[in-house]
Molecule: Lysine riboswitch aptamer
Organism: Vibrio breoganii
RNA sequence: GUAGAGGCGCAUCGCCUAAGAGUAGUUGAGUGGAGGUUGACGCCCCAUUGAAGCUUAACGAAAGGAGUCGAUGCCGAAGCAGUGUAGAUGGUCACUCGCAUUGCUGGGGUUGUUCUAAAUAAGAAUAACACUGUCAUCUUCGACUCUGUCGGGAUGGGGAGCUAC
Numbered sequence: 001g002u003a004g005a006g007g008c009g010c011a012u013c014g015c016c017u018a019a020g021a022g023u024a025g026u027u028g029a030g031u032g033g034a035g036g037u038u039g040a041c042g043c044c045c046c047a048u049u050g051a052a053g054c055u056u057a058a059c060g061a062a063a064g065g066a067g068u069c070g071a072u073g074c075c076g077a078a079g080c081a082g083u084g085u086a087g088a089u090g091g092u093c094a095c096u097c098g099c100a101u102u103g104c105u106g107g108g109g110u111u112g113u114u115c116u117a118a119a120u121a122a123g124a125a126u127a128a129c130a131c132u133g134u135c136a137u138c139u140u141c142g143a144c145u146c147u148g149u150c151g152g153g154a155u156g157g158g159g160a161g162c163u164a165c
Base pairs, nucleotide, nucleotide: 001165002164003163004162007075009074010073011072012071013070014069016067017066025059026058027057028056029055030054031053035046036045039093040092041091078105079104080103081102082101083100084099085098087097088096106132107131109129110128111127112126113125114124115123134157135156136155137154138153139152141151142150143149144148
């Protein structure tokens, strides 16, 4: 450098479905009596010709997230955290997305805690517990083609790793 392995393996996209939800919101009526509009500030706009709120009637969503199926790219796949940014969005900042860079994490699972979420779903972080894959060392265990190889067991390590060429 090339090609591979781990497995409920990772990520993205699309159709459909359920939930979100009879919620937000709009309109009418009543009540109410000065504010409403945002993540924050400002501007604009609406408002005593009646704001917000509450009650009632009619109409009535969406986003993020989830599930099945299908497709694509892959095995630091990817995720999280920090910093920077003359990139995108905003009236300004924040948030978010993109890019660069640094650090941590082998992988999935179960449980607890915290955050996020409409949620008992799912996700993120963290801790514990075993499981699994791989490498190293040891082994008075087993098998074989027997200075060894393979399997089992114990201990320890980690993806900038491991295997083959």